[in-house]
RNA sequence: UAUAAUCUUCAGGGAAAGGUGAAAGUCCUUAUCGGUGGUAAAGUCCACGAGCGCGUUUUUGUGCUGAUUCGGUGCGAGUCCGAAACCGACGGUUACAGUCCGGAUGGGAGAAGUUUUUU
Numbered sequence: 001u002a003u004a005a006u007c008u009u010c011a012g013g014g015a016a017a018g019g020u021g022a023a024a025g026u027c028c029u030u031a032u033c034g035g036u037g038g039u040a041a042a043g044u045c046c047a048c049g050a051g052c053g054c055g056u057u058u059u060u061g062u063g064c065u066g067a068u069u070c071g072g073u074g075c076g077a078g079u080c081c082g083a084a085a086c087c088g089a090c091g092g093u094u095a096c097a098g099u100c101c102g103g104a105u106g107g108g109a110g111a112a113g114u115u116u117u118u119u
Base pairs, nucleotide, nucleotide: 002118004116005115007113008112009111010110016030017029018028019027031099032098033088034087035048036047037046038045043086044085051064052063053062054061055060068084069083070082071081072080090102091101092100
């Protein structure tokens, strides 16, 4: 340095102001947030996790699953810079939810580290 195993820890952010109303953190105006790996640095590319459905005693298998353009720089950018857009599971709720409450003191892509094996 590489391979394999082991255990530990960590691993999701965000509603402020005004309006209407009997009632809204749910509607309207404005605000605000962005998991993991890859790649020129990414919520919108590729892949994955999460979420939902079906089968299964379990392990697990399988299907579904959101959204971007223009200009600039550059060898190279749908990732940077400038501008303007767009998107967001399920259940709950005096009223429709990315931001409130709940499943969840859960699960998890993965990250860091410990110890060990072989080369």

The RNA shown here (FMN riboswitch aptamer (RFN element)) has 119 nucleotides. The model forms 100% of the base pairs in the Rfam consensus. Its Rfam family is "FMN riboswitch aptamer (RFN element)". Rfam links the family to the GO term FMN binding. Its mean pLDDT, the model's own confidence on a scale to 100, is 79.